[in-house]
Notes
Predicted 3D model of RNase P RNA and transfer RNA as a complex of 431 nucleotides. The prediction has a mean pLDDT of 79. Rfam match: Bacterial RNase P class A. It is annotated as a ribozyme.
RNA sequence: GGAGUCGGCUGGACAGUCGCUGCCCCGGUUGCGGGGUGGAGGAAAGUCCGGGCUCCACAGGGCAGGGUGCCAGGUAACCCCUGGGGGGCGCGAGCCCACGGAAAGUGCCACAGAAAACAGACCGCCGAUGGCCGGCGUCCGCCGGCACAGGCAAGGGUGAAAAGGUGCGGUAAGAGCGCACCGCGCGGGUGGCAACACGCCGCGGCACGGUAAACCCCACCCGGAGCAAGACCAAAUAGGGGAGCAACGGUGUGGCCCGCAUCGCUCCCGGGUAGGUCGCAAGAGGCGGACGGUGACGUCCGUCCCAGAUGAAUGGCUGUCCCCGACAGAACCCGGCUUACAGGCCGGCUCCCGUC
RNA sequence: AGGGCUGUAGCCAAGCGGUAAGGCAUCUGGUUUUGAUCCAGUGUACCGCAGGUUCGAAUCCUGCCAGCCCUGCCA
Repeated sequence: GGAGUCGGCUGGACAGUCGCUGCCCCGGUUGCGGGGUGGAGGAAAGUCCGGGCUCCACAGGGCAGGGUGCCAGGUAACCCCUGGGGGGCGCGAGCCCACGGAAAGUGCCACAGAAAACAGACCGCCGAUGGCCGGCGUCCGCCGGCACAGGCAAGGGUGAAAAGGUGCGGUAAGAGCGCACCGCGCGGGUGGCAACACGCCGCGGCACGGUAAACCCCACCCGGAGCAAGACCAAAUAGGGGAGCAACGGUGUGGCCCGCAUCGCUCCCGGGUAGGUCGCAAGAGGCGGACGGUGACGUCCGUCCCAGAUGAAUGGCUGUCCCCGACAGAACCCGGCUUACAGGCCGGCUCCCGUC
Repeated sequence: AGGGCUGUAGCCAAGCGGUAAGGCAUCUGGUUUUGAUCCAGUGUACCGCAGGUUCGAAUCCUGCCAGCCCUGCCA
């Protein structure tokens, strides 16, 4: 100097002016005026997970259903995070992984191919054994040929996948048939909390194709609903009519049964209300520090109060400057994940080239 | 807030692990004096997008995008 990788921060600035809105104060007294002060985000988003909160038994038993799936830890909890193990990619920093079970059972594996799961034999190899033909030989027999029965799975070919790999021996040809090494499985030992690892030991010639994001099996987790939850105040009315279901029933309770509570319930017609207050923001809160931990995180101390609407506020204009400003806006709250994002800044690390 | 469904050629649509039916429309030819009708033939799909599982994905899984539908007061 170039290329790359990981992590963090930022997301126009300043001034003036006109507005909107929560709270507080003052004046006036039904919604007005004045002053002060606060006013979107890293994702407020998608609503994909988890929890708080509220109601129904402060949620109980069973079935069904759903979710998670290497190990250990963190946490209120998690489909999250951290650390580790294993596998894959990359020269490397580093990145990615739905990563339990296919020797419990069932299903599927198109086309091609001989054969696709209790293996099989198209081309091919062989002619040991039997058969046939020919030759030699005194009869036992020997030699040669054929490839009919048969033997084989080394090589070719098909396929995503062909029933361990390489080498030596062996054989008629071959083959874990035998052996060595590698791989695999089982048992033990050592290290580790564990996943797992081992160029530690023994046994087994190998018995186990793939697929569980196919059914399924195993282990663990999950009650239902959602702030339009729910509580209170006020207003209004015809608490009326019809149909249906039912007392081993209906409803609360949105899969079903039990249990618990409660006593009518469902639909249609007709009627009424379309207001207010709380929930609602001091919280698993922010910032700083110390200590413990590899880390996620935890404990303690100090300090701060930081949107709260309900047609729903955070905007418009002017001036100056710059690199001319991306994605996008709360609606009960919080922890995550995922997705979107112009540009700018900082730091750790890796590789390559050059120079000293 | 909660729940459900859909996306396949210009349009309508079948297919739900094995390599994309069918109809309308378009185009070409025939029939006709010409046009319509009718008959015959032809082309057109990276299955909404991006990843993954599998030998193989429109189909299974995950994440996004777009559209549509349903439910919620009192008595």